Background
The RNA shown here (Bacterial RNase P class A) has 403 nucleotides. Its mean pLDDT, the model's own confidence on a scale to 100, is 76. The model forms 97% of the base pairs in the Rfam consensus. It was read from a public genome assembly, where an Rfam model found it.
[in-house]
RNA sequence: CGAGCCGGCCGGGCGGUCGCGUCGGGAUCCUCUGGAUCUCGCCGAGGAACGUCCGGGCUCCACAGGGCAGGGUGGUAGGUAACGCCUACCUGGGGUGACCCACGGGAAAGUGCCACAGAAAACAGACCGCCGGGGCGAUGAGCCCCGGUAAGGGUGAAACGGUGGUGUAAGAGACCACCAGCGCCCAGGGUGACCUGGGCGGCUCGGUAAACCCCACCCGGAGCAAGGUCAAGAGGGGCCGUCACACCGACGACCCUGCGCGGACGACCGAGGGCUGCCCGCCCGAGUCCGCGGGUAGACCGCUUGAGGCCGGUGGCGACACCGGCCCUAGAUGGAUGACCGCCUCCUCCCGGGCCGCAAGACCCCGGAGCGACAAAACCCGGCGUACAGGCCGACUCGUCCG
Repeated sequence: CGAGCCGGCCGGGCGGUCGCGUCGGGAUCCUCUGGAUCUCGCCGAGGAACGUCCGGGCUCCACAGGGCAGGGUGGUAGGUAACGCCUACCUGGGGUGACCCACGGGAAAGUGCCACAGAAAACAGACCGCCGGGGCGAUGAGCCCCGGUAAGGGUGAAACGGUGGUGUAAGAGACCACCAGCGCCCAGGGUGACCUGGGCGGCUCGGUAAACCCCACCCGGAGCAAGGUCAAGAGGGGCCGUCACACCGACGACCCUGCGCGGACGACCGAGGGCUGCCCGCCCGAGUCCGCGGGUAGACCGCUUGAGGCCGGUGGCGACACCGGCCCUAGAUGGAUGACCGCCUCCUCCCGGGCCGCAAGACCCCGGAGCGACAAAACCCGGCGUACAGGCCGACUCGUCCG
């Protein structure tokens, strides 16, 4: 200098004018315990707020049990509130390497599939061959029949271990040496998954579970439109006051309940409902359901102090943990953070010029023009996945050159 690989960060800045939202202070006004206006101040979208893919906090079912179904994960050890996440390691694979990848338990419990080609695709098999015997033929070439064979060739992604030898009529783990794999035993290392070494043995009956399945472990359900409080309400009932009073009553305030009509079933011998898929079991229960007609749709809480952020120290290979200090950073609800101006900056494979140069043209400088990505809270948090114009920083690997 070039190429690569891994990780982290930013993603416009400054100033001014006007305009928004929550909260706090002050002042004024009003129909007064609430509202309006003005003014001052703090704060006011993201690294992904996106996907809704996981895990939780929280709320309710609900005092909450068992089984089946269903779903999830799948090497080991750690981290974490937890996880399908993260860290480190193991095994296998890719790469010269830094590094990257893995739906990582089981094919000897069972079922299924492996197209085409090929003789044959799982206790599979003889197409071409090789050997032995017999026959035909001309004692030739060659052909036919019987038996043996799977070492050689062919087909294929994959063909019942590999190389070398002994042996044989020809071959074959038939036997032998070495190797790979498998099983068993021993020693060493490691928390462990596993690794290394030694010994014995039969000779070696595919692949696929990201096919069904088996095994191990884990999982109640629904979800902020969760869930609460208040108000309103056509009526009904109770009680008090006023008016009226022969009877029926009218108005107003307060309290309780909660719309009217019709129908079906039911009230401890239990209608209906709940345990959010089913069953058992358990619980609530005096009303429940259907049809027709009518009223209301408002205000508030939940709602932001958190498994929180930042800095430092200690421990750890690391994820992270502990200790100390500092900080409070949106809370809307038809839904707020915007508009304009000036300067600066980044970028552009744009234009013009300058510098250098023979030229081409690189860096740099000046001017002009243009541009600025992905995108937006709605209960909160931890992850993963996806998108991103442009820019910066760090570690490591390989190649080349110079000293």